[in-house]
RNA sequence: AUGUUAUCACGAAAGGUGGAGGGAAUAGACCCUUUGAAACCUUAGCAACCCUUUGCUCAUGCAAAGAAGGUGCUACAUUCUACCCAAUUUAAAAAGGGAUAGAUAACAA
Numbered sequence: 001a002u003g004u005u006a007u008c009a010c011g012a013a014a015g016g017u018g019g020a021g022g023g024a025a026u027a028g029a030c031c032c033u034u035u036g037a038a039a040c041c042u043u044a045g046c047a048a049c050c051c052u053u054u055g056c057u058c059a060u061g062c063a064a065a066g067a068a069g070g071u072g073c074u075a076c077a078u079u080c081u082a083c084c085c086a087a088u089u090u091a092a093a094a095a096g097g098g099a100u101a102g103a104u105a106a107c108a109a
Stems, first nucleotide, its partner, number of pairs: 002108007013043005021032003026082004044074003049070002051066006078101001083098003
């Protein structure tokens, strides 16, 4: 790098180093950023995928509680749109459904 399954409108930031970019990629839009971007480090936190405990179940599992450990995450809906369907208008506006892509976890090879 690949496949399968699940989730993605909730939640949670300070400090140090650094020094101009960043919000995955392409395009457009909208934003963040020298009142300090990315990246790295420290500490703290969030969440509950793996996990732990208890109860129920023939069982696959389900529910509740927890947070020691393995990951993850801590601006903006995965920032929004793009393709299909639906819907609508003079126009504007609008958190519709799905696909694709992506992110994370567990498992597989």